[in-house]
RNA sequence: AAGCCCUCGCGGGGUUGGGUGGAACUCCCGACCGGCGGUGUAGCCCGCGAACCUCCCUGCCACCAGUAGGGCGGCCGAUCCGGUGAAAUUCCGGAGCCGACGGUGAAAGUCCGGAUGGGAGCGAGGACAC
Numbered sequence: 001a002a003g004c005c006c007u008c009g010c011g012g013g014g015u016u017g018g019g020u021g022g023a024a025c026u027c028c029c030g031a032c033c034g035g036c037g038g039u040g041u042a043g044c045c046c047g048c049g050a051a052c053c054u055c056c057c058u059g060c061c062a063c064c065a066g067u068a069g070g071g072c073g074g075c076c077g078a079u080c081c082g083g084u085g086a087a088a089u090u091c092c093g094g095a096g097c098c099g100a101c102g103g104u105g106a107a108a109g110u111c112c113g114g115a116u117g118g119g120a121g122c123g124a125g126g127a128c129a130c
Stems, first nucleotide, its partner, number of pairs: 005126006017029003031110002033099002035048004043097002052074002055071006079095005101113003
């Protein structure tokens, strides 16, 4: 010095405008947005997180049910062409595509909600010790 340990902080964005209609930020035109790590700079490559699902464990409850937390697993959307270069499905040019669940006098990536939640991870400080 690094690692381990402790503490603290950070850690998700987006329908301006117009049409139809009794009613739609949900339909239509168009617009806007893009978590984390890896890699030549990535929403669409590889992996992770979250959401959702089965099972198991623990707490609350007299028990069931339910609910909170944890564990293994499952599931988990979407890109091609050309150019430059040693190297890019990441840059440049062009043309495309994707977006959980519940709710909502009309169907949601963008409204409301779980969420003042969780989290991949990032940063700082401390201590130990060499």
This is a predicted structure of a 130-nucleotide RNA (FMN riboswitch aptamer (RFN element)) from Candidatus Neomicrothrix parvicella RN1. The coordinates come from a structure-prediction model, not an experiment, and the mean pLDDT is 83. Of the family's consensus pairs, 97% are formed in the model. It was read from a public genome assembly, where an Rfam model found it.